[in-house]
Molecule: small-subunit ribosomal RNA
Organism: uncultured bacterium
RNA sequence: AACAAACGCUGGCGGCGUGCCUAAUACAUGCAAGUCGAACGAGGUAGCAAUACCAAGUGGCGCACGGGUGAGUAACACGUAGAUAAUCUGCCUUAGAGUGGGGAACAACUCAGCGAAAGCUGAGCUAACACCGCAUGAGACCACAAUAGCUGCGGCUAUAGGGGUGAAAAAUUUAUUGCUCUAAGAUGAGUCUGCGUCAGAUUAGCUAGUUGGUGGGGUAAUGGCCUACCAAGGCUACGAUCUGUAGCUGGUCUGAGAGGAUGAUCAGCCACACUGGAACUGAGACACGGUCCAGACUCCUACGGGAGGCAGCAGUAGGGAAUAUUGCGCAAUGGGGGAAACCCUGACGCAGCAACGCCGCGUGAGUGAUGAAGGCUUUCGGGUCGUAAAGCUCUGUUGCAAGGGAAAAAGAAAGUGAUUGUACCUUGCGAGAAAGGACCGGCAAACUUCGUGCCAGCAGCCGCGGUAAUACGAGGGGUCCUAGCGUUGUUCGGAAUCAUUGGGCGUAAAGAGCUCGUAGGUGGCCUAGUAAGUCAGGUGUGAAAGCCCAGGGCUCAACCCUGGAAGUGCACUUGAAACUGCAUGGCUUGAGUACGGUAGAGGUGAGUGGAAUUCCUGGUGUAGUGGUGAAAUACGUAGAUAUCAGGAGGAACAUCGGUGGCGAAGGCGGCUCACUGGACCAGUACUGACACUGAGGAGCGAAAGCAUGGGGAUCAAACAGGAUUAGAUACCCUGGUAGUCCAUGCCGUAAACGAUGGAUACUUGUUGUUGGAGGUAUUGACCCCUUCAGUGACGAAGCUAACGCGUUAAGUAUCCCGCCUGGGAAGUACGGUCGCAAGAUUAAAACUCAAAGAAAUUGACGGGGGCCCGCACAAGCGGUGGAGCAUGUGGUUUAAUUCGAUGCAACGCGAAAAACCUUACCUGGGUUUGACAUACUGUGGAAGAUCUCUAGAGAUAGGAUCGCCUUCGGGUCGCAGUACAGGUGCUGCAUGGCUGUCGUCAGCUCGUGUCGUGAGAUGUUGGGUUAAGUCCCGCAACGAGCGCAACCCCUGCAAUUAGUUGCCAGCAUUCAGUUGGGCACUCUAGUUGGACUGCCGACGUUAAGUCGGAGGAAGGUGGGGAUGACGUCAAGUCCUCAUGGCCUUUAUAUCCAGGGCUACACACGUGCUACAAUGGUCGGUACAAAGGGUUGCUAAACUGCGAAGUGGAGCCAAUCCCAAAAAACCGAUCUAAGUUCGGAUUGAAGUCUGCAACUCGACUUCAUGAAGCUGGAAUCGCUAGUAAUCGUGGAUCAGCAUGCCACGGUGAAUACGUUCCCGGGCCUUGUACACACCGCCCGUCACACCAUGAGAGCUGGUUCCGCCAGAAGUCGCCGUGCUAACUCGUAGGCAGGCGCCCAAGGCAGGGCUAGUGAUUGGGGUG
Repeated sequence: AACAAACGCUGGCGGCGUGCCUAAUACAUGCAAGUCGAACGAGGUAGCAAUACCAAGUGGCGCACGGGUGAGUAACACGUAGAUAAUCUGCCUUAGAGUGGGGAACAACUCAGCGAAAGCUGAGCUAACACCGCAUGAGACCACAAUAGCUGCGGCUAUAGGGGUGAAAAAUUUAUUGCUCUAAGAUGAGUCUGCGUCAGAUUAGCUAGUUGGUGGGGUAAUGGCCUACCAAGGCUACGAUCUGUAGCUGGUCUGAGAGGAUGAUCAGCCACACUGGAACUGAGACACGGUCCAGACUCCUACGGGAGGCAGCAGUAGGGAAUAUUGCGCAAUGGGGGAAACCCUGACGCAGCAACGCCGCGUGAGUGAUGAAGGCUUUCGGGUCGUAAAGCUCUGUUGCAAGGGAAAAAGAAAGUGAUUGUACCUUGCGAGAAAGGACCGGCAAACUUCGUGCCAGCAGCCGCGGUAAUACGAGGGGUCCUAGCGUUGUUCGGAAUCAUUGGGCGUAAAGAGCUCGUAGGUGGCCUAGUAAGUCAGGUGUGAAAGCCCAGGGCUCAACCCUGGAAGUGCACUUGAAACUGCAUGGCUUGAGUACGGUAGAGGUGAGUGGAAUUCCUGGUGUAGUGGUGAAAUACGUAGAUAUCAGGAGGAACAUCGGUGGCGAAGGCGGCUCACUGGACCAGUACUGACACUGAGGAGCGAAAGCAUGGGGAUCAAACAGGAUUAGAUACCCUGGUAGUCCAUGCCGUAAACGAUGGAUACUUGUUGUUGGAGGUAUUGACCCCUUCAGUGACGAAGCUAACGCGUUAAGUAUCCCGCCUGGGAAGUACGGUCGCAAGAUUAAAACUCAAAGAAAUUGACGGGGGCCCGCACAAGCGGUGGAGCAUGUGGUUUAAUUCGAUGCAACGCGAAAAACCUUACCUGGGUUUGACAUACUGUGGAAGAUCUCUAGAGAUAGGAUCGCCUUCGGGUCGCAGUACAGGUGCUGCAUGGCUGUCGUCAGCUCGUGUCGUGAGAUGUUGGGUUAAGUCCCGCAACGAGCGCAACCCCUGCAAUUAGUUGCCAGCAUUCAGUUGGGCACUCUAGUUGGACUGCCGACGUUAAGUCGGAGGAAGGUGGGGAUGACGUCAAGUCCUCAUGGCCUUUAUAUCCAGGGCUACACACGUGCUACAAUGGUCGGUACAAAGGGUUGCUAAACUGCGAAGUGGAGCCAAUCCCAAAAAACCGAUCUAAGUUCGGAUUGAAGUCUGCAACUCGACUUCAUGAAGCUGGAAUCGCUAGUAAUCGUGGAUCAGCAUGCCACGGUGAAUACGUUCCCGGGCCUUGUACACACCGCCCGUCACACCAUGAGAGCUGGUUCCGCCAGAAGUCGCCGUGCUAACUCGUAGGCAGGCGCCCAAGGCAGGGCUAGUGAUUGGGGUG
């Protein structure tokens, strides 16, 4: 795009078309073929009659047309072009001739009879245009013989000759119509031929009337069409036979075309008429509405017997997704009969039903902004439906009503209209009665809200849906089409996706393992011919309709009419001769042959050689050997291994040896001989296209395997043992049989690979190497140059999707062969062929998926490679893991043990403080515009504060006093209501913000340019160097950005400025920098300086830089901090905060009391204290930094053993206080022990904070004195002022620190180095990964479902061979009975009989095919 469509929703009108695609299933009922009295005789009706009419029967014509269907048919059935010299043709036309004279019957009818019926029998009468002789007749037909012409050589035509055969019908209206013969035409038909006409080779051979001939028969006619005899042919790879499917064509649909699909309606042809067979009649049939027979089915029956055939028009049942009225009329067109009138006509003309299709029309037009109401939406402003509506002004198509009213009817005139009072015209009425369907994620025009929550559902493909769905459902809005719109089905297109036009085969599917060669296809140069192909012209045909063009008619269109063009085809004919073919003569360049040389693991056979392994014998010799990652099995004191000598036997041939050689491929390797194939080079001679390819076919064909017979040294499937391992039917080891070897025969496959078929020609080059030949030069060899044939590497053009190929093409061309057409199922099943078997070869389908695949790109990954880094390992120091306790988590428990965090990157985390509060949890008790915010309405306004008391657990309620207002009662900040508040309720996978992590790792990108079809690449890679993508050099790149570094802060040195609360050298003074004085020093805190590989040397590329040195407080980033690129982890957080959506609203909100977050068989993380002598205890003596302090820090002094208390000076702080620093040092003691270590636990008594220490605080004193004696596997931190160790301060805080944050004191050891573990960076490589190795993915088993193979068989269908059977019927034979027209007589005819052929049917056995089958095999999906 289309449809003979169907289904869903919807539906106003008209015109023109179309309408059982399925059951060629079965059919009730009616109709569809009759007519003629001008062929005939009875009979009947009307009439008085003449006559008119009806019409059974005889007869004539018609019934072979028209109409239906597509079962069969793969065929001369159809199409096209021819032939008929091999034929027929009623009715019709033309022409010629004729139509004389006779005869005998049979229906109807009458009588008789049988039967239920259908129908039938016998006897008798009768007419004809029915039937039968006779006459006449040709140019008709038959045989004979002659001449001429033509020819397709078979024959045919024409002319004249004599002989034989041989016709008729009448009717009436008197003008015709009939009848017979002949010739011709027209029409129609038969037969034959060339070409064309589906699929299957898993159908390869078929055929006995088969092929041909002769004689005969038969037909309108040729012919094995039939028959007898003879011969043995005929068809087939250019597809016979068989099987399946199918009516063919003009055309129709599609397509640019070539094609592909199709064969409804209309038209041509064919076939069929319940199924099968058969003939009769006839001009024509083997006959849709005829006959006979058989069969199935249906109906009637008196059971004896009969009747029937809608694939005609309607209609019914059935089937089906599905297809109409038991209508009107012969008015038109056409047909039959008739002289005609006329009759018949379900052909046809019309109408009815159906949106089934095509075409046309309408459902209103103009105006109308308060942009109405209402719906939807919203950022709450608005937007949109929307000029849409309403309203106002019009129109009248369609509709309704009324009036008028055709054409179709002509070829003299009249008559005749089913459709039809239809089309059309006029008038009136009146916007009144007339819009839906699908879609809106992309393809593909059209977007939002709500509902739902991987549910319900959608879906053509991709795919949507798991709480913000433009994809489901609904609403609003929109898009497209419109009386339709969608869905489903089918065909073509897109699809160059079977490729003729117009594809491919190195790696995507695809080159046969290789060669020889048959058929076939293709084929060198010259010459004169031919004309099959080819080209040009002409003629005929290519039906009509249709398509196309022009014109015309219905108001237009669809539709219809007229004319033209086209119809690419076929046949005949005329010409051309370049090319192809054919045939002629030649040629030598393709190909081949001979002669001369050359190289070679080419092949076959025979012989022969040495080294080595193993075995045997003997000698020497002694304890191991062997084997492995390490071992063991094994061998060995019966003497191994080792070593020497001798022998046996089999197999293979080191070095040379080489991208060297040979061969078609497989393949071929010691040496010698014999036989033998091919190749190459040079030149001469010869043949003269002998060539290339090659379906089938034939041969060769590694290894393994099979058969028979040998042989058997090594090695070695199977097997045994030992190891390894979770296991180890493996890898490793010790043994070891087939086999490996030979001969003969099979097998016929390999990643049989260059994954690249063969041949020929052409197209820049460079460089190796093998075998020849020539040249130059040379004494000679080598070298060098040229050329031929091989074999490699790299590369131009070109090709290629890319990779790559590139004179050895995957380039440019020609010829031939093989092969491919999505993945899986499957190289499987079945069938065939081959094979001893194993198996090979040929080779599907059902079903299933939306991919499978190639090449390249970027990442990621690798028990791949290279380079490099990091407390990553190593080297060290100290810990954890064992004990007790603290703390967090899991688990368990509980009314609740609130919630979150969960590998690194949760677990002394949120929490820088859970007794109440906090608090979110539980139990119980209260409140409801609320504990808190804003606004409004109504009412009322005056103002609150304090106290203790009462009830109560408290919230709360009540009371008292003072103040205030008062209407003197009282009241005292609210009350009622609406919006709303509130939520630590859910979603961190809706989010913002913040944070963790890789990682302070060195990376991450961009612009322009260039390269690539593209993804992308380059830059960013490379050589060095660095902590660093830091810098330098190089480079199709040149630049730039975010990161690195630097800029910032602290600290280390110095200078300068300033000296109070800081400091004190010198002076004075004091218990004391206490005071005077001073600001030099320390210190404080401002401003500067200083370090930059700057200097020197070496190395390096003259670079970047590295190493060493000098100077310097500091040296190569001086040390530390802050600072965290692009991104990753849907990482963490809705319980900090903010926030979308959802949920809740007398509760998930809010107030209160008590409880809980503190539980405790257990497990883990992080810590503290220890286990002691580098220590504990006691005494004494030193030295910090950084902080904090008015709700505070709190001194001195006094009390207490102590925690503390009393006290109150000073300090809003360089001033006062916290505040004692501790380890260290000095001295004393303890003496190796569960201790003078260790301090848990417990008892008693206290202190402090606080409303309150019971659950549940910290501290003190006395007493008690547990585990623990250095910690398994494993594991953590740290590289210098670091680890370790020692104390100090702060935040939080009423109180509570072993945690966290900060401060200083003392102060180490070690780093060879980068093999390994972990993490990371760069380059490279492989990849079937991309959610990216925590990836992907294979097979068995279990379960469910699906299709399929095998299967003892069973049941159908179809077909073949053999035999039996044999209805009806044609034909043949017989024909005694019957039969002649004046009689006789025969021919002939009839009855009857027999035979051939033959349908159904039967028996037996095969082939093919379908269904089904216990069980079973593999396959697919989940």